[in-house]
Molecule: transfer RNA
Organism: Bacteroidaceae bacterium
RNA sequence: GGCGAGAUAGCUCAGUUGGUUAGAGCGUCGGAUUCAUAAUCCGGAGGUCGUGGGAUCAUACCCCACUCUCGCUA
Repeated sequence: GGCGAGAUAGCUCAGUUGGUUAGAGCGUCGGAUUCAUAAUCCGGAGGUCGUGGGAUCAUACCCCACUCUCGCUA
C1' cells in the first nucleotide's frame, strides 16, 4: 500500500427486517435479609449508538468522507 472486521452505559457485549420507550451481564449507589460480612433478593443512576455530511415521513441500522482499533496479505 491492498483487503476484511469492528467503534453502542465504567467494563464485556446484544440489537442491522429502518418504525412507539436503546437493552443484558458484571461493576456502582440505595434498600431488604444477617449480630456483622459474604451470598441472595428488590430498586435506582449511568448512553449526543466514534466524528461530520447525505438519502428517507422516520435510522444505532442505508450511502459517502474522515478518525481510531484489530486481523490477513505484499